[in-house]
Molecule: Glycine riboswitch aptamer
Organism: Ramlibacter montanisoli
RNA sequence: CGUCACCUUGCUGGAGAGAGGCGGCUGCGGAUGAGCAGUCACCCACCGAAGGAGCAAGCCCCCGCAAAGGGUGAAUCUCUCAGGUAAAGCGGACAGCACGGGCCCG
Numbered sequence: 001c002g003u004c005a006c007c008u009u010g011c012u013g014g015a016g017a018g019a020g021g022c023g024g025c026u027g028c029g030g031a032u033g034a035g036c037a038g039u040c041a042c043c044c045a046c047c048g049a050a051g052g053a054g055c056a057a058g059c060c061c062c063c064g065c066a067a068a069g070g071g072u073g074a075a076u077c078u079c080u081c082a083g084g085u086a087a088a089g090c091g092g093a094c095a096g097c098a099c100g101g102g103c104c105c106g
Stems, first nucleotide, its partner, number of pairs: 001106002004102001006101002009098005018044001020043002023040006045085003051081001052079003058072004
């Protein structure tokens, strides 16, 4: 210096599922009523793509050889702790691009 795993930042794309029930608080309502809006807790139903948890082959340990057992072991799979469930917004795994950094290798 080049390639490239990867990392920071920025940009672009980016799904699913409840305008559920009951109540509290705040505001509007001339008001301790009706109603409306926001927010919070609980209950029921549901979703998987922040995060988290689980494991198949393989490998390792154990063992005279095996089996059994133990360890390790990925995901967009599974679970649903967390999170989320009208639209918009936020968030969003993952993918692409750009600046910068950058192990190994040459």